This is a predicted structure of a 104-nucleotide RNA (Guanidine-I riboswitch aptamer) from uncultured Devosia sp.
Its Rfam family is "Guanidine-I riboswitch aptamer". Rfam's curators write: This family represents a conserved RNA structure found upstream of the ykkC and yxkD genes in Bacillus subtilis and related genes in other bacteria. Rfam links the family to the GO term regulation of gene expression.
Model confidence (mean pLDDT): 80 of 100.
NCBI's taxonomy places the organism under Bacteria, Pseudomonadota, Hyphomicrobiales, Devosiaceae, Devosia.
[in-house]
RNA sequence: UUGGGUGCUAGGGUUCCGGCGUCGUCAUGGCGCGGCUGGUCCGAGAGCCACCCGCCGGCGCGGGAGCAAUCGUGCCGGACACGGCGGGACAAAAGCCCGGGAGA
Numbered sequence: 001u002u003g004g005g006u007g008c009u010a011g012g013g014u015u016c017c018g019g020c021g022u023c024g025u026c027a028u029g030g031c032g033c034g035g036c037u038g039g040u041c042c043g044a045g046a047g048c049c050a051c052c053c054g055c056c057g058g059c060g061c062g063g064g065a066g067c068a069a070u071c072g073u074g075c076c077g078g079a080c081a082c083g084g085c086g087g088g089a090c091a092a093a094a095g096c097c098c099g100g101g102a103g104a
Stems, first nucleotide, its partner, number of pairs: 003053004007048002011042002016039002018036001019033005055078009080100001082103001086098003
């Protein structure tokens, strides 16, 4: 030093919807509960053998004969990671952010 994006998941709470309780109306509703497995929502550096771009390696093709370099392109393969306390945001919380931080 170990890149960027998208989607999703583990996980997370409670603005909104739904649910539950209660009060009330002809009707729309008010209040309370996330101590409701839900929909919306938030969501991983250390999750996905996900997808796209990039990077590295191998093999091939092309650049008016060949080799090397180089450029373009196709296919295949590869890529490490233990981790607080505390603080911060949105309605709120979190594996979110501070943070591949402190420390080991």